[in-house]
RNA sequence: UUUGCGGCGUCAGGAGAGAGCUUCCCCGAGAAGCCGCCGAAGGCGCAGAGCCCGCUUUACUGCAGGCAGGAACGCUCAGGCAAAAGGACUGACAAGCGU
Repeated sequence: UUUGCGGCGUCAGGAGAGAGCUUCCCCGAGAAGCCGCCGAAGGCGCAGAGCCCGCUUUACUGCAGGCAGGAACGCUCAGGCAAAAGGACUGACAAGCGU
């Protein structure tokens, strides 16, 4: 000097689903209850391969059990269903560390 990686920070982009009904009220896009929905904060669940183990086979062969175990998949607890806010993820930038 260049490149890459991880975390944090700043900026930008960023989907989905009822401005539902009833009541209260400050008559609102608020609160409570009810019904209907969404998945991209978070959370939870799982596959193959792998490892362990019991029986078995000429044979890591076959069968059962266990461990650990991914996601943008599934669940819908939480959260959300006008705007705002939030938002997985992506890009750019700044500083730092390591190579």
The RNA shown here (Glycine riboswitch aptamer) has 99 nucleotides and comes from Rhizobacter sp. Lineage of the source: Bacteria > Pseudomonadati > Pseudomonadota > Burkholderiales > Rhizobacter.